[in-house]
RNA sequence: GCGGAUAUGGUGUAAUUGGCAGCCACGCAGCACUUAGGAUGCUGUCCUUCGGGGUGAGAGUUCGAGUCUCUCUAUCCGCA
Numbered sequence: 001g002c003g004g005a006u007a008u009g010g011u012g013u014a015a016u017u018g019g020c021a022g023c024c025a026c027g028c029a030g031c032a033c034u035u036a037g038g039a040u041g042c043u044g045u046c047c048u049u050c051g052g053g054g055u056g057a058g059a060g061u062u063c064g065a066g067u068c069u070c071u072c073u074a075u076c077c078g079c080a
Base pairs, nucleotide, nucleotide: 001079002078003077004076005075006074007073010026011025012024019063027045028044029043030042031041032040046053047052056072057071058070059069060068
């Protein structure tokens, strides 16, 4: 230099044909249980001016994009 793959909450991941973004698990916080801790159970866990915004960054297509198209960034693999 060329080709390919990947990028989603704090972490690992799901999201079917483009149709409510964050399912499930872990972690964390609170409560219950306990003398206490652990285990277990329940609830919560992005930001917000509460109107909304948020899937690596920026554009485009579409009524509608994590998903399709283009450019860029980062990581990994292959070729030279």

Source information: Predicted 3D model of an 80-nucleotide RNA (transfer RNA) from an uncultured Erysipelotrichaceae bacterium. Model confidence (mean pLDDT): 80 of 100. It matches the Rfam family "tRNA". From the family's description: Transfer RNA (tRNA) molecules are approximately 80 nucleotides in length. By type it is a transfer RNA. Rfam links the family to the GO term triplet codon-amino acid adaptor activity.